[in-house]
RNA sequence: GUGUGCCAAAGCUAAACCUGUCGUGAGACAGGGACAGAAAACCACGGGCCUUAAGAGUAUUCAUAUUUAAGAAAGCCGGGUCAUCACC
Numbered sequence: 001g002u003g004u005g006c007c008a009a010a011g012c013u014a015a016a017c018c019u020g021u022c023g024u025g026a027g028a029c030a031g032g033g034a035c036a037g038a039a040a041a042c043c044a045c046g047g048g049c050c051u052u053a054a055g056a057g058u059a060u061u062c063a064u065a066u067u068u069a070a071g072a073a074a075g076c077c078g079g080g081u082c083a084u085c086a087c088c
Base pairs, nucleotide, nucleotide: 003087004086005085012037013036017032018031019030020029021028022027035075041081042080043079045078046077047076050071051070052069055068056067057066058065059064
């Protein structure tokens, strides 16, 4: 440096759920809590999922649908970047 994650050790993260705060919302953060994870570390680049109070357009049964636009998630898949331990 490349590959692999069978064994060991050290540590790491923390789903659901509960509480509080923020947000229209998807969700985010903090505390508790562990389903799991060898990248469950980071980046919304491609696909897909999700949200939308307010803005713009279209349709219309006038309240909804849809497009745009704006967002959200890296613990959906792919891609990119960096990295611990062990083994080869």